[in-house]
RNA sequence: AAAGCAGAACAGAUGAUCGCGGCCGCGAAAGCGGGUGAGGAAAGUCCGGGCUUCACAGGGCAGGGAUGCCGGAUAACGUCCGGCGGAGGCGACUCCAGGGAAAGUGCAACAGAAAAGAAACCGCCGGGAAACCGGUAAGGAUGAAAUGGCAGUGUAAGAGACUACCGUCCUCCUGGUAACAGGGGGAGCCGUGUAAACCCCAUCCGAAGCAAGACCAAGCAGAACUCUAUGGCUGGCCCGGCUUGAGUUCAGGUGGGUCGCUUGAGCCUGUCGGUAACGGCAGGCCUAGAUAGAUGAUCAUCACAUAUCUUCUGAUAUGGACAGAACCCGGCUUACGGUCUGCUUUCCCU
RNA sequence: GCUGAAAUAGCUCAGUUGGUAGAGCACUUCACUCGUAAUGAAGGGGUCGUCGGUUCAAAUCCGAUUUUCAGCU
Numbered sequence: 001a002a003a004g005c006a007g008a009a010c011a012g013a014u015g016a017u018c019g020c021g022g023c024c025g026c027g028a029a030a031g032c033g034g035g036u037g038a039g040g041a042a043a044g045u046c047c048g049g050g051c052u053u054c055a056c057a058g059g060g061c062a063g064g065g066a067u068g069c070c071g072g073a074u075a076a077c078g079u080c081c082g083g084c085g086g087a088g089g090c091g092a093c094u095c096c097a098g099g100g101a102a103a104g105u106g107c108a109a110c111a112g113a114a115a116a117g118a119a120a121c122c123g124c125c126g127g128g129a130a131a132c133c134g135g136u137a138a139g140g141a142u143g144a145a146a147u148g149g150c151a152g153u154g155u156a157a158g159a160g161a162c163u164a165c166c167g168u169c170c171u172c173c174u175g176g177u178a179a180c181a182g183g184g185g186g187a188g189c190c191g192u193g194u195a196a197a198c199c200c201c202a203u204c205c206g207a208a209g210c211a212a213g214a215c216c217a218a219g220c221a222g223a224a225c226u227c228u229a230u231g232g233c234u235g236g237c238c239c240g241g242c243u244u245g246a247g248u249u250c251a252g253g254u255g256g257g258u259c260g261c262u263u264g265a266g267c268c269u270g271u272c273g274g275u276a277a278c279g280g281c282a283g284g285c286c287u288a289g290a291u292a293g294a295u296g297a298u299c300a301u302c303a304c305a306u307a308u309c310u311u312c313u314g315a316u317a318u319g320g321a322c323a324g325a326a327c328c329c330g331g332c333u334u335a336c337g338g339u340c341u342g343c344u345u346u347c348c349c350u
Numbered sequence: 351g352c353u354g355a356a357a358u359a360g361c362u363c364a365g366u367u368g369g370u371a372g373a374g375c376a377c378u379u380c381a382c383u384c385g386u387a388a389u390g391a392a393g394g395g396g397u398c399g400u401c402g403g404u405u406c407a408a409a410u411c412c413g414a415u416u417u418u419c420a421g422c423u
Base pairs, nucleotide, nucleotide: 001346002345003344004343005342006341007340008339010337012302013301014300015299016298017297018296020037021036023034024033025032026031039322043333044332046331047330048329049328050327051209052208053207054206058239059238060237061236064205065204066203067202068201069083070082071081072080073079084098085096086095087094088093099200100199104198105197106194107193108192121140122139123136124135125134126133127132148166149165151163152162153161167189168187169186170185171184172183173182174181175180213259214258215257216256222250223249224248225247226246227245229244231243232242233241234240266285267284268283269282270281271280272279273278304319305318306317307316308315309314351422352421353420354419355418356417357416360375361374362373363372369406377393378392379391380390381389399415400414401413402412403411
């Protein structure tokens, strides 16, 4: 210098003028003054919780959904941290829905002789004059996948038929909390793949969502039909429990206010424990609450980036991405701008 | 704001235990007709909204994303 890998913080600052939403003070009111006002993702609504209501939602069965190596963190999680195993990369490093296919069922199109428990198209070997019969699974051909791999022994030709090494399975020992790793012994190994197919095992899950819901004020006019204990509700069924009205259509009224609402698993600093996620303690801080929905614009100075000029000090011009709260938190995912730090590989110079 | 559904040919729609995607209308050519329509025959046209994953193999299964539609005061 080029190409890359990982991480961190930031998302212009200050002042003035005008404008907008809450709050506080003054004022009889009009209004005046003060102070405050978006994000790292406020987004997607994909997970988890708080909160609220449902008759505090009981028991059993069936069914459904989610997760899935091990240990830990957490209010909880499908999140995070640290390990293990596997995969990729020269490397820094990254990725993995990563339980069970030896409980059972299904599927494996086309091609191929044969696609899950067997078979023989070509070939090889033996017999036979030939047709053909028998042996074989080395080799060929098909396929995504062909019944452990490779070398030797053996044989008519072959074959775990036998032997060594590697792999697989079983068992024992050692280390580790564990996943797992290392080692010893045994079994010729005639159970291939797929569970983001059904399924099995383990763990967890009541439902709906702030348009939840609670209260106040104002206003109106009821009518018809159907069902009603052998009913309805308890989002499937049974038991148990609860219940006196429920539903449809037409007509009429309102379509206002208050609470929920922002102090919370909160933020910052220091310190201690822990490899870390995170937790304990001490001190400090209060940081938007609208309801058709405010958070904007202009000017000045400074900072940053780029371009041009240049007396190398500066001058001029331009620019600042993605996007915008609506009950609140913890995550994930997606969108996006430049900056800094550490590291890797290669090349060049000294 | 909250909740649910859909996307397949130019248009309207099918497509199930995952195995090379179809129908009707429309379009092109031919036949029939004096000519047109109708009818008959033949044909073309699809990266199944986009990106990734699982699998030998994906319209189909899983995740993310884009667009459209519907419901709740």